[in-house]
RNAcentral holds the sequence, with entries from ENA.
Predicted 3D model of a 72-nucleotide RNA (transfer RNA) from an Opitutales bacterium.
NCBI's taxonomy places the organism under Bacteria, Pseudomonadati, Verrucomicrobiota, Opitutia, Opitutales.
Its mean pLDDT, the model's own confidence on a scale to 100, is 81.
Its Rfam family is "tRNA". Its family is annotated with triplet codon-amino acid adaptor activity in the Gene Ontology. It is annotated as a transfer RNA.

């Protein structure tokens, strides 16, 4: 230099091209409790970046950034 995978909440992972982007951890409040770090109840938070293509993109295509891997 070539080629090939990843990339979603803080962290791990979901989501036929059609939903208001789901959960579990954790983090915040609140109940309860002698205490609470446990139990139950609520709330914050994410789709690496720019384009295409569609009536609609997390999903498909292109280039970028990043991370891996294999070949030279």
């Nucleotide at each position: 230099g070539u080629u090939c995978c990843c990339a979603u909440a803080g962290u791990u992972u979901a989501a036929u091209g059609g939903a208001u982007a789901a959960a579990a951890c954790g983090g915040c409040g609140g109940u309860c409790u002698c205490c609470g770090g446990a139990a139950c109840c609520g709330c914050a938070a994410a789709u690496c970046u720019g384009g295409g293509u569609u009536c609609g993109a997390c999903u498909c295509c292109c280039a970028g950034u990043g991370g891996g891997a294999a070949c030279g």